[in-house]
RNA sequence: GGAGGAGUAUCGAAGUGGUCAUAACGGGCCGCACUCGAAAUGCGGUAGUCCGAAAGGGCUCGUGGGUUCGAAUCCCACCUCCUCCG
Numbered sequence: 001g002g003a004g005g006a007g008u009a010u011c012g013a014a015g016u017g018g019u020c021a022u023a024a025c026g027g028g029c030c031g032c033a034c035u036c037g038a039a040a041u042g043c044g045g046u047a048g049u050c051c052g053a054a055a056g057g058g059c060u061c062g063u064g065g066g067u068u069c070g071a072a073u074c075c076c077a078c079c080u081c082c083u084c085c086g
Stems, first nucleotide, its partner, number of pairs: 001085007010027003018069001028046006047060005062078005
């Protein structure tokens, strides 16, 4: 230099145009139950940021654009990581 793959919440990961960001599912973490106490098990909770006194609302799928009535999903550029070729 060329080709391909990946980037989603604290971590992994599904979702590949609409009912999906109420972001499934699993791990971790927090609380409760159970226990003499733990473990195991069961139940519940758990992203960031902006506006607001609160109630509540907006935005965010690596970043920025584009297509579309509608984009995490399609297109373009860029960033990071992985693999292959030279």
Transfer RNA from uncultured Ruminococcus sp., 86 nucleotides, folded computationally.
It was read from a public genome assembly.
Rfam family: tRNA. The family's RNA type in Rfam is transfer RNA.
The organism belongs to Ruminococcus, within Bacteria.